[in-house]
């Protein structure tokens, strides 16, 4: 340098036909328990790596950038 894949809560993935973003694990808070765990309700908590384009409307689709894996030389 040139090709390819990735990048969504604190962490691990989803989200495949563009239609106001979901789980697990943790955290919190309340039930059980002398007391802690387990179990069982409940609440919090990301606008999607950045920058711009398409579109009535974007995590989804394009283009360039960042990083980070691979890969060719």
């Nucleotide at each position: 340098a040139g090709c390819c894949g990735c990048a969504u809560a604190g962490c691990u993935u989803a989200g495949u036909u563009g239609g106001u973003a979901a789980a697990g694990c943790g955290u919190c808070g309340g039930a059980c328990u002398c007391u802690g765990a387990c179990u069982c309700c409940g609440g919090a908590g990301a606008g999607c790596g950045c920058u711009g384009g398409u579109u009535c409307g974007a995590g989804c689709c394009c283009a360039g950038c960042u990083g980070c894996g691979g890969u060719u030389g």
Transfer RNA from a Lachnospiraceae bacterium, 73 nucleotides, folded computationally. Its Rfam family is "tRNA". The sequence is in RNAcentral, with records from ENA.